[in-house]
Molecule: transfer RNA
Organism: Gammaproteobacteria bacterium
RNA sequence: GCCGUGGUGGCGGAACUGGUAGACGCGGCGGACUCAAAAUCCGUUGAUGGCAACAUCGUGAGAGUUCGAUUCUCUCCCUCGGCA
Numbered sequence: 001g002c003c004g005u006g007g008u009g010g011c012g013g014a015a016c017u018g019g020u021a022g023a024c025g026c027g028g029c030g031g032a033c034u035c036a037a038a039a040u041c042c043g044u045u046g047a048u049g050g051c052a053a054c055a056u057c058g059u060g061a062g063a064g065u066u067c068g069a070u071u072c073u074c075u076c077c078c079u080c081g082g083c084a
Stems, first nucleotide, its partner, number of pairs: 001083004006078002010026003019067001027045006046057004060076005
């Protein structure tokens, strides 16, 4: 240099042919149980603002197509693999 793979919460990891993003697990927080722990069980958990109701933003970065993009197209960044 060329070809391909992947990039989503604090971490891992889903999202069917474009149509409610974050299921599920780990972790965190609160609670139950216990003399106290561990284990187990229940609830909750993206970010910002707000007392709250709620509002806005959010899929590596930026653009494009579309009523609508994690998904399709283009450029760039990074990871891994292959070729030279």